[in-house]
RNA sequence: GCUUAACACAUGCAAGUCGAGCGCACCUUCGGGUGAGCGGCAGACGGGUGGGUAACGCGUGGGAACCUACCUUUCGGACCGGAAUAACUUGGGGAAACUCAAGCUAAGACCGGAUACGCCCUUCGGGGGAAUGAUUUAUCGCCGAGAGAUGGGCCCGCGUUGGAUUAGCUUGUUGGUGAGGUAACGGCUCACCAAGGCAACGAUCCAUAGCUGGUCUAAGAGGAUGAUCAGCCACACUGGGACUGAGACACGGCCCAGACUCCUACGGGAGGCAGCAGUGGGGAAUAUUGGACAAUGGGGGCAACCCUGAUCCAGCCAUGCCGCGUGAGUGAUGAAGGCCCUAGGGUUGUAAAGCUCUUUCGCCGGUGAAGAUAAUGACGGUAACCGGUAAAGAAGCCCCGGCUAACUUCGUGCCAGCAGCCGCGGUAAUACGAAGGGGGCUAGCGUUGUUCGGAAUUACUGGGCGUAAAGCGCACGUAGGCGGAUCUUUAAGUCAGGGGUGAAAUCCCGGGGCUCAACCUCGGAAUUGCCUCUGAUACUGGAGAUCUUGAGUCCGAGAGAGGUGAGUGGAACUCCGAGUGUAGAGGUGAAAUUCGUAGAUAUUCGGAAGAACACCAGUGGCGAAGGCGGCUCACUGGCUCGGCACUGACGCUGAGGUGCGAAAGCGUGGGGAGCAAACAGGAUUAGAUACCCUGGUAGUCCACGCCGUAAACGAUGUCAGCUAGCCGUCGGGGUGCAUGCAUCUCGGUGGCGCAGUUAACGCAUUAAGCUGACCGCCUGGGGAGUACGGCCGCAAGGUUAAAACUCAAAGAAAUUGACGGGGGCCUGCACAAGCGGUGGAGCAUGUGGUUUAAUUCGAAGCAACGCGCAGAACCUUACCGGCUCUUGACAUCCCUUGCUACCAGUGGAGACGCUGGUUUCCCUUCGGGGACAGGGUGACAGGUGCUGCAUGGCUGUCGUCAGCUCGUGUCGUGAGAUGUUGGGUUAAGUCCCGCAACGAGCGCAACCCUCGCCUCUAGUUGCCAGCAUUCAGUUGGGCACUCUAGAGGGACUGCCGGUGAUAAGCCGAGAGGAAGGUGGGGAUGGCGUCAAGUCCUCAUGGCCCUUACGGGCCGGGCUACACACGUGCUACAAUGGCAGUGACAAUGGGUUAAUCCCUAAAAACUGUCUCAGUUCGGAUUGUCCUCUGCAACUCGAGGGCAUGAAGUCGGAAUCGCUAGUAAUCGUGGAACAGCAUGCCACGGUGAAUACGUUCCCAGGCCUUGUACACACCGCCCGUCACACCAUGGGAGUUGGUUCUACCCGAAGACGCUGUGCUAACCGCAAGGGGGCAGGCGGCCACGGUAGGGUCAGCGACUGGGGUGAAGUCGUAACAAGGUAACCGUA
Repeated sequence: GCUUAACACAUGCAAGUCGAGCGCACCUUCGGGUGAGCGGCAGACGGGUGGGUAACGCGUGGGAACCUACCUUUCGGACCGGAAUAACUUGGGGAAACUCAAGCUAAGACCGGAUACGCCCUUCGGGGGAAUGAUUUAUCGCCGAGAGAUGGGCCCGCGUUGGAUUAGCUUGUUGGUGAGGUAACGGCUCACCAAGGCAACGAUCCAUAGCUGGUCUAAGAGGAUGAUCAGCCACACUGGGACUGAGACACGGCCCAGACUCCUACGGGAGGCAGCAGUGGGGAAUAUUGGACAAUGGGGGCAACCCUGAUCCAGCCAUGCCGCGUGAGUGAUGAAGGCCCUAGGGUUGUAAAGCUCUUUCGCCGGUGAAGAUAAUGACGGUAACCGGUAAAGAAGCCCCGGCUAACUUCGUGCCAGCAGCCGCGGUAAUACGAAGGGGGCUAGCGUUGUUCGGAAUUACUGGGCGUAAAGCGCACGUAGGCGGAUCUUUAAGUCAGGGGUGAAAUCCCGGGGCUCAACCUCGGAAUUGCCUCUGAUACUGGAGAUCUUGAGUCCGAGAGAGGUGAGUGGAACUCCGAGUGUAGAGGUGAAAUUCGUAGAUAUUCGGAAGAACACCAGUGGCGAAGGCGGCUCACUGGCUCGGCACUGACGCUGAGGUGCGAAAGCGUGGGGAGCAAACAGGAUUAGAUACCCUGGUAGUCCACGCCGUAAACGAUGUCAGCUAGCCGUCGGGGUGCAUGCAUCUCGGUGGCGCAGUUAACGCAUUAAGCUGACCGCCUGGGGAGUACGGCCGCAAGGUUAAAACUCAAAGAAAUUGACGGGGGCCUGCACAAGCGGUGGAGCAUGUGGUUUAAUUCGAAGCAACGCGCAGAACCUUACCGGCUCUUGACAUCCCUUGCUACCAGUGGAGACGCUGGUUUCCCUUCGGGGACAGGGUGACAGGUGCUGCAUGGCUGUCGUCAGCUCGUGUCGUGAGAUGUUGGGUUAAGUCCCGCAACGAGCGCAACCCUCGCCUCUAGUUGCCAGCAUUCAGUUGGGCACUCUAGAGGGACUGCCGGUGAUAAGCCGAGAGGAAGGUGGGGAUGGCGUCAAGUCCUCAUGGCCCUUACGGGCCGGGCUACACACGUGCUACAAUGGCAGUGACAAUGGGUUAAUCCCUAAAAACUGUCUCAGUUCGGAUUGUCCUCUGCAACUCGAGGGCAUGAAGUCGGAAUCGCUAGUAAUCGUGGAACAGCAUGCCACGGUGAAUACGUUCCCAGGCCUUGUACACACCGCCCGUCACACCAUGGGAGUUGGUUCUACCCGAAGACGCUGUGCUAACCGCAAGGGGGCAGGCGGCCACGGUAGGGUCAGCGACUGGGGUGAAGUCGUAACAAGGUAACCGUA
C1' cells in the first nucleotide's frame, strides 16, 4: 500500500445492551434460563471518503447573547390518584412486504391533583410548573435547582489560488422601528419607513481547490505539496424535508421526488460498501471474502457478561527506511580456458584449483519468555537461548566519446542502430551489435514520471532596460508613493521588558529501551506568529508653532525661424499675348517616345497664376515633443540675467484620465505653377509590371473635421544632490587695464579627456559615474505585435493582447581572415607601343567522341591535351582472342636425388614435349658441408587488381611573389594586438629615420656554377711573331699570341656634381674602366593553399583474387574514323623559288684534353623565273629501289621517276616576346636495331617599341564595409508545386453550465379552519378543553415552456502559420550587394 470511476456492487461481518423497569410465552436439574414485544440508555461516538466549498470553511488571536445526556459537587424533594396500549387470543386481507378489526393485560410507558427552598413568567398585584422504583441493608436509580467539568452553537480582526481578453455588483439588498422565531445575537423571517451597501487596497463573474499541524527541497528567503499520524470542516446513490432526542436535519433511522438494480402471483414491494474483507469496471498501478477481543479504548448492564472489521495481531508486495549474509586465511608451474599481441609477451589473476579454518543467516533437534494485575495470551511453540549440520542453500543490474569514474578486438558500413545535451554511424566506429577487460552501485540496479535545487533564469534577500529583450512620441494632471530647516507635543509605526497563547506528534539537542540500527520513549529547546500590559522616543507618521535655502510672486533689463491671424515683396519655373529669328529642339551610357516649317528651341517686352522663400546660415537660435526660416503689423506662450521687496514647503513623480502629436491617408468645400504614387508610352533586359527617359491623375497648398502612427532616435523617462579639467560657441551680468583684450559668474549648445563605469564599443558635470524619489517596460528565437474578445475610428486601421505548434539556437560587441561591380599606394609583356604567330588550308602529334573482341591505364580551367611515352612492327604491353602451367617466371624454409650446361634430330603457331649425343663443380677433420639443378610437401610466392579521400616519398601551382613566424616585454577580461604599422627608399620585410618595443629565425640578398676583362702557373695532341723547312705548323725551334685548365685580381654607388633630411637612396650623353649600379644567364622555391597529381616508378596500411584478377606463348590491339579541340610543321610566294659560285661557328659524340672522323645553313655574288594556283605549294596516289631487323600486311624510315590536292595571309577570338631578346638559319645529343615536324642543347644573322598606368588580368601593403568563415563557386528572400502538423474563420450541429420570466407544486413544517373521530382533565348532563385525521393557504425539491449569456466537441469550405531531401521562378537583403539600406503610410 486505488494518486484513476464520490463508477456499479454478489456474499459475510462492521451497534447493541439491560429480566436489578414491565407483562406474556416456552424450557427447566426448580437454582434458573431462553424468546418476541412494551420500556430505558446507546445507534449524533468510533470507522470511511474529499465530491462540494475561495467560505468566518480553515488557521491564529479575541468576544458575548447561549445550550450541554452520562460525570463531580451543593441544596431540596420523591405525596395522592387515573385512563390506556403492545405482546397475547380470535377473526379477516395480501404472492410477499406487511396489515386491518374485535377482545384481554403490565410497567420506571402515559395523564391529573397536591407540595415548591430555589426556578420560570409578570401589567410587580400576582400567576405557572415535578417525581419511580429495584434488590435486600448496602447500594443503584428518580425529580427540582445552583455550581463545576466536558462537549457544542454564534460573532469579530488578520491571513488563506489564478484570471481585468470578468468593471461594475446588489432589492431582504444596506440601515431603522415594531413583531415573530431560535438554546442564543442577528433581515434569521415578516410589516412599515429611509435609500442605502460593496468595488481598482480588485467587488461581481469564471476556472481551480477540502484547510491546518506538517512533508519534500533550499545556506536562507522562498518554491512545491497536504499520503500515512493528529486537529477542524464537508459528504454518505442524486435532490428536498422534517421527526425523535441533551445532541442529527442522522453512513449501516424515517418521508417524498429522481436515476439505477433486484423480487413479484403485475396488484405491489425491496435496496444504497466514500465501514472491513471481497467482485466487476477504469487504469501504468496498489493487498486476505484471515485470527482474537489477550491488551488499549467504546456502548449497555449493579454485576457476571454481551457486542465491538475501532483496535491488537497474522497473511501478501524489495514500495520505502534500517540491519545481516552469500565465506575467511594461505596459495605462482603466475595452471587450463578466454581475450589482446609488435609472436617476445601481456591480461583475466591470488582470481581458480589445492591446503588450513569459521558457521552469521538458513536447515534439523531441544529449552522457551516479557507483554498480566490473583486469573484470562489471538500473536505463538513467536522472540531469545542451547546442541547439531556442511563452504555447505544464497548475485545481480547499469555504464565505459565529453560532461562522468572506466578501452581494446571483431562484426556492420548514414544500413542496422544509439542519443539526457553536444552529437556518433557513408570500410580501419574507445559513441551501433557482440566479446574480453574495466568502472559504479549492490538485494538491488537501470529507465520513465513528478517536485525543489543548481537558476541571481521573476532578482524581498538578489537582476536589468544607449547597441543583446526592455524608456510610453511628448506634456499637463487625479488617486497613490515620496518629501526642506527649527521647536513643542503625541506614541500609530519602531525598539526593550513582562504576561497569555502558539494542541499533541514531527524537526533539533541531551538521556534511556529493543544485541546495533531503522524504530520506540523521557526531558529540554524551538514553534521566527497573534493578543495584551508597562516603558523608551533617535527616526518615520499625527497635531501645533516658527523659518527661508526648495517652489512661486514682484520690479528692472534681454535674446530668439516659439505660436496664431492679417497684409506685403522680389527671384525662379510654367502658361498666355506680341516682336526678332530658322531648323531643329529636348533627352540619354547610347537612343527613342515627345515638341517643331500650322514656326518650336533660343531671345526681347508685357501679362496671369500658384507654390516655395537663394545668399545671410553657423555641431547657431527657439519650442515639451512633433517641429519652426522673405519682410511688416497685431495678439500671445515660455525662457534667461540682475535686484533680493513679498508668500512661506505652496514641492517631485504620476496608474487611470486629458491635451498636443511629422508624413501618408479619409470627409466637405476651395485651389492647382512646379513636383508627382497610380496610369500610358519609349528604352534597357533572357524577362523588366523596376532602376533611365517623355508625359501624367490623385496628392502636395488653403479652411473646417477625422486619423494617432514613424528608425516619433540621443535607439538614453522625469526630478534633485554630489564627483578633475581643457578648448570652442550662443544669451546676460560683474571686475581690471582702457577700446578690445583679460578674468570672474549664471543659463544654454558642442569637441576632447581624468577618476569611475561598461561584455566590449563607448559614456564621462548635457553621465551610460556615485546616491535618492516616482513612473513605464523586459524575461530564449519563431509563431506574432498575429488570432479571438473588448474599446476607438467614416474607412484604412489603431490599441489592449494570447495559445497550439516548432527550433537549439536567435542576438550584442569586438578579433583574425577572406571577399567587395569600396578607397589609397605599388609591381608584373598585365595593358598600352611594337614585332611575329595561332584561329582559315594540307599534314604531323595529343585529347574528346564514336567504333571495336580489344582499341590497356592515368592526366581535366589556368596548373590535362608533341603530358607519363628520352622513341607501341615482335618485345615493350598492363588490353583482346586462342593454346597452356599450378609451390608456380621470382624469394625463404624442409625432405629427397645428383646434377647442371651444351649440341643435334623430331612434333607443334609457339609455349612446351620426345629422342640421341658430349661433359661430370668446390671444400673436407671423409662423418659431411656449400653452390647449382631435377622431383615432392606445405607454409608461402605472385597481382600494372581497388582505395592518391587511409599514407610515405616525389612533383605541379600561386610564385623567385616578398612574404611567414618566434622569444621576452608592453597593451587588452579575452580572441588577439604591438614588433611587421608610419615618413622615405628598394628588385626585395632592401636599407634609413621615427616609434613600447627590443631582439631573433625561415625567406630576400650574398656565398655556388657559367659567360665577359686582366694577371700568374703549365705548354701537348694546342699555337706560330721572328729564324729555317714542307703540298700541308709537315718538321726543327719557341711558348710572345690564340687556346686549353688551374689559381688569383677586378665592381664597392668606391670617386665627382646635383638632389634628399646632414640618412638610406636617387639622378648624370660625369670621370675612370673590359664591365656601372643585383653586369648577363643558371642553380637555389619561406609559412602555407588546392582532401591538386601519382597505389601504373618505388615504398606501404586495409580490402579483394589464389588450377586465377597469378605465370608462359602465338596472333591481334594501343596506329580504327562521320566528327570536335589543343600543340606543332609546311605553305600560300619576288624581302621569293630554282641553278651555280661561296666563306665563317659552337656545343656535343666517337674508349682518348685539342690529332683524326661526324660537320653547317641562312647571309653574300652571278644567272634565270615575272605575278600565274605559277619553275609557288607540296598533300595524295602509282611504280621501282635502299636500310634496319626472325619479321616492315595490319604498322617503319629513306631515295628515284611519275602524279601535283587544299591553300592567294585567314571571322569572332587569342598567344609569345623588352636585347644578343623577338624573328630567322642551320647544327648536335639523349633514348634507339630502325623510326621526330617532339624534347633537350648549340651557335650564325639580328631588329622594332615602351608616352604612360585610365582600363583588362594577376599579385603585394595599408585602410573601410560585411548578415561571409566549406570563407562570394559565400550567404540568403518571397511566390508557386507536393507531403505532414497544429491553429483562426465557418452555414450549422451536439452537449455542459448559468441567468431571466412564467407554469406545475411531492413530502414537510408553519398559519388558518373546525363538517369527521376521540380514553385520562373540567362538567350532574348537554357539552367544553385538548388531541388525531381532514380541508384551505403561502413557502418549496424535481419537472416543464420561452428567451438570453458562457464554455466545450464536431463541421463542407476557407485563411494564414510551421516543418520537410536534391523541386520551379526569379535574385530582394548582406560589399557602394551592383538603384545605399531601413521606419511609418498609400